Annotation
Model confidence (mean pLDDT): 85 of 100. Predicted 3D model of a 72-nucleotide RNA (transfer RNA) from Paramecium tetraurelia. The same sequence occurs in records of 5 taxa. The RNAcentral record of the sequence draws on Ensembl Protists and Rfam.
RNA sequence: AGCAGGGUGGCGAAGUGGAAUCGCGUUGGGCUCAUAACUCAAAGGUCGGUGGAUCGAAACCACUCUCUGCUA
Numbered sequence: 001a002g003c004a005g006g007g008u009g010g011c012g013a014a015g016u017g018g019a020a021u022c023g024c025g026u027u028g029g030g031c032u033c034a035u036a037a038c039u040c041a042a043a044g045g046u047c048g049g050u051g052g053a054u055c056g057a058a059a060c061c062a063c064u065c066u067c068u069g070c071u072a
Stems, first nucleotide, its partner, number of pairs: 001071007010024004018055001026042005048064005
């Protein structure tokens, strides 16, 4: 320098146009003599950034930041 893939709650992931779901974790309740386990509920995400197309974007387009890999 070129090419490919990734960035989504604290962590790991899903989600190819009608607006975000799951697991773990966190907090509170139940259960227990108590803890763990189990169980019920809740909180927590302007989807890396800016702009564009669209009635409407996490998803499409452009630029950009960053991480990983390959080639030279």